[in-house]
Context: one part of a larger RNA
RNA sequence: AGAUGAACGCUGGCGGCGUGCUUAACACAUGCAAGUCGAACGAAGCGGUUUAGCGGAAGUUUUCGGAUGGAAGUUAAACUGACUGAGUGGCGGACGGGUGAGUAACGCGUGGGUAACCUGCCUCACACAGGGGGACAACAGCUAGAAAUGGCUGCUAAUACCGCAUAAGCGCACAGUUUCGCAUGAAGCAGUGUGAAAAACUCCGGUGGUAUGAGAUGGACCCGCGUCUGAUUAGCUGGUUGGCGGGGUAACGGCCCACCAAGGCGACGAUCAGUAGCCGACCUGAGAGGGUGACCGGCCACAUUGGUGACUGAGACACGGCCCAAACUCCUACGGGAGGCAGCAGUGGGGAAUAUUGCCCAAUGGGGGAAACCCUGAUGCAGCAACGCCGCGAGAGUGAAAAAGUAUUUCGGUAUGUAAAGCUCUAUCACCAGGGAAGAAAGUGACGGUCCCUGAUUAAGAAGCCCCGGCUAAUUACGUCCCACCAGCCGCGGUAAUAGGUAGGGGCCAAGCUUUUUCC
Numbered sequence: 001a002g003a004u005g006a007a008c009g010c011u012g013g014c015g016g017c018g019u020g021c022u023u024a025a026c027a028c029a030u031g032c033a034a035g036u037c038g039a040a041c042g043a044a045g046c047g048g049u050u051u052a053g054c055g056g057a058a059g060u061u062u063u064c065g066g067a068u069g070g071a072a073g074u075u076a077a078a079c080u081g082a083c084u085g086a087g088u089g090g091c092g093g094a095c096g097g098g099u100g101a102g103u104a105a106c107g108c109g110u111g112g113g114u115a116a117c118c119u120g121c122c123u124c125a126c127a128c129a130g131g132g133g134g135a136c137a138a139c140a141g142c143u144a145g146a147a148a149u150g151g152c153u154g155c156u157a158a159u160a161c162c163g164c165a166u167a168a169g170c171g172c173a174c175a176g177u178u179u180c181g182c183a184u185g186a187a188g189c190a191g192u193g194u195g196a197a198a199a200a201c202u203c204c205g206g207u208g209g210u211a212u213g214a215g216a217u218g219g220a221c222c223c224g225c226g227u228c229u230g231a232u233u234a235g236c237u238g239g240u241u242g243g244c245g246g247g248g249u250a251a252c253g254g255c256c257c258a259c260c261a262a263g264g265c266g267a268c269g270a271u272c273a274g275u276a277g278c279c280g281a282c283c284u285g286a287g288a289g290g291g292u293g294a295c296c297g298g299c300c301a302c303a304u305u306g307g308u309g310a311c312u313g314a315g316a317c318a319c320g321g322c323c324c325a326a327a328c329u330c331c332u333a334c335g336g337g338a339g340g341c342a343g344c345a346g347u348g349g350g351g352a353a354u355a356u357u358g359c360c361c362a363a364u365g366g367g368g369g370a371a372a373c374c375c376u377g378a379u380g381c382a383g384c385a386a387c388g389c390c391g392c393g394a395g396a397g398u399g400a401a402a403a404a405g406u407a408u409u410u411c412g413g414u415a416u417g418u419a420a421a422g423c424u425c426u427a428u429c430a431c432c433a434g435g436g437a438a439g440a441a442a443g444u445g446a447c448g449g450u451c452c453c454u455g456a457u458u459a460a461g462a463a464g465c466c467c468c469g470g471c472u473a474a475u476u477a478c479g480u481c482c483c484a485c486c487a488g489c490c491g492c493g494g495u496a497a498u499a500g501g502u503a504g505g506g507g508c509c510a511a512g513c514u515u516u517u518u519c520c
Base pairs, nucleotide, nucleotide: 002519003518006516007515009513010512013392014391015390016389017388018387019385020384021350026348027347028346030345031344032343035091036090037089040088041087044084045083046081047080048079049078050077051076052075053074054073059068060067061066098302099301100300107227108226109225110224111223112222113221114220117219118218122215123214124213125212127210128209130164132162133161139154140153141152142151143150144149170195171194172193173192174191176189177188178187179186180185200207201206228274229273230272235265236264237263240262241261242260243259245257246256247255277299278298279297280296281292282291283290284289304326305325306324307323309322328339329338330337331336356382358381359380364378365376366375367374368373395425396424397423398422405416406415407414408413429461432455433454434453435452439447464509466507467506468505469490470489471488475504476503477502478501486491
């Protein structure tokens, strides 16, 4: 000098774009953050329409007994609905969002490999969808409990569940053959045996279902190389190292198991200990290098702690799912229950220190749905903070008796200083008034009457901070007298201090300035 997720002090006009718990992975009140589909399904409720039954008003008529007439209401059935909230069922809750505790590791980076693998939704190709069955929620009745939550009996539907049929094609097993591969083997061909599918809905346009192959996407595993410090850590290892056979897995493998062998790693640093998420990048530097890993992007790990618990699923060993244990908090009728902000806001606490319990789904994207649409604290916006970067403003011209004041003085003057006042102008910003977007493809705008444009008015509303001995740009006076202080280094102060304090003057930067932390 540059840089900083910064902080302290003094000061502070406007705008744009960014950034904002680095500490306690401490504890959390409250609200919201993942739902959706009635075009899979049954029942209930509500509304509407129609039909049927009951019901009988007004009116009409009357010989006053009645007759006729059919409204309101009500019951049932059928149909119907952008209708309602539960339930069965489907898809999604494995994405998106957060944090960096752990991890020195195939975790990450980079380059390869799988002849050892999986892949919902999506795309393409091809073939198929026949015929049956039994339940369980909801619901009803009874019942336990303070509640959370249940129990028993009975009824019922489906794209829920279970058999049967079909088998071109497919899987598995067996033996055969051709081609290929360094090889464990791979691919093809035909044969025998054996095994396994399906679901309908519809507004008639479509949307779905099953099997197989291929693609795309996403993932899994393996290997080479690289990846902090300590030897005041030198030996470490028993599923340990390898084999054979099995089990398990989507798949290879001591991943697991039985048996056999006795191996494997290590001064090219094993093991142990400490520290740490890694990278693209960011900062600095001429570069080489050094430092960092906030924001943004990729990967990983975690979700109160532990079980590296499993279930479901194409995918999790699952932040707002389940189970067990532990600590903590809350409710309780003391029998028992409920909870998990390292999501967005917000609270307490810690700290030098870090924001609103805001608006909207208008846009972009995501989930569901045929769609309308619903959901979305992702996202888009707004609020707060000079925390950073960038831009703009605070006026322009003229004006000498060089006014007054102030400081100084050799008392003549000198400095502040064209500075001010005065006169003449201008209106960027801010303020006020009017118009008023793009962002949106028919429609639909949170932002927002915002950006922007036009007009009116007034020089008004807008400057500080640090420094002036040398390094280092900028000096005089007074008071103090080794005191009080200053100080980054050298140093300064003991009676004329350009170094401490105040004032005049001056210098640098400027809505900032200085100090402090950290890095090069």
The part of an RNA shown here (small-subunit ribosomal RNA, 5' domain) has 520 nucleotides and comes from an uncultured bacterium.
The prediction has a mean pLDDT of 84.
The full RNA is in RNAcentral, with records from ENA, Greengenes and SILVA.